[in-house]
Lysine riboswitch aptamer from a chicken gut metagenome, 163 nucleotides, folded computationally. The coordinates come from a structure-prediction model, not an experiment, and the mean pLDDT is 76. The model forms 96% of the base pairs in the Rfam consensus.

């Protein structure tokens, strides 16, 4: 340094499946209602030919976001903070959000559970972070024929094999 591996509840991505949920919500319509409505400003629009909100009776979705499955690609797989780049989101800008690319810096070996916080409609997920447990991996130290085990440490810039 090049290649070819290992870890396991292991890591992504995809989907005219199948499920939950969103939700008996919105829309639609009756009646009250009486001035606001587009999510924050700011325009602009709409609204007394009746906003907002209430309550009733009927019809009633959908999207993002998830779960299983299958089906790729993998094993810094990936993810995350910061930053840039261009994109889209409610009528236009602006803020504000989302997702996407870059990989400049920087964090995490992996995985479970619990607490919190953040996102979320959500108690689903997901992230972050703490605690604790589980596992792979070297290193040192005991014991030991060995080999399973045992203690402490260290990080994927590591390990393991070939060349």
């Nucleotide at each position: 340094a090049a290649u070819a591996g290992a870890g396991g509840c292991g890591c992504g991505c995809u989907g005219a499946a199948c499920g939950a949920a969103g939700a008996g919500u919105a829309a639609c319509u009756g009646c009250g209602g009486g001035a606001g409505a587009c999510a924050c400003c700011g325009g602009g629009u709409c609204g007394a030919u009746g906003a907002a909100c209430g309550c009733g009776g009927g019809c009633g979705a959908a999207a993002g976001g998830c779960g299983u499955c299958a089906g790729c690609g993998c094993c810094g797989a990936a993810g995350g903070g910061c930053g840039g780049c261009a994109u889209u989101c409610a009528c236009c800008g602006g803020a504000g959000g989302a997702a996407g690319c870059c990989g400049g810096c920087c964090c995490u070996g992996g995985c479970c559970a619990u607490g919190c916080g953040g996102u979320u409609a959500a108690u689903a997920g997901u992230c972050g972070u703490a605690u604790g447990g589980c596992u792979g991996u070297c290193a040192u130290c005991a014991c030991a024929a060995a080999g399973c085990g045992g203690a402490u440490g260290a990080a994927g810039c590591g390990c393991u094999a070939u060349u």